[in-house]
RNA sequence: CUGAGAUUAAGGCGGGGAGCAAAGCCACAGGCCCCAAGUUCGCAAUGGCGGACAGGGCAGCUGGGUUGCCGAA
Repeated sequence: CUGAGAUUAAGGCGGGGAGCAAAGCCACAGGCCCCAAGUUCGCAAUGGCGGACAGGGCAGCUGGGUUGCCGAA
């Protein structure tokens, strides 16, 4: 600075650090995070609370795909 433009997950840019023998890249599967607004359900009753879904994100959570490095260990 962007993003949900008060704030929130997170991301970008600048300056650094630890680390990574794939901890490079990719949201396909699982997992985790956010959830302002949207859909829906319940409780409540003056406009609030909670849940679910969708949506957004995490590649340094795991698997998978792919590229690179090492070279018989």
Molecule: c-di-GMP-I riboswitch aptamer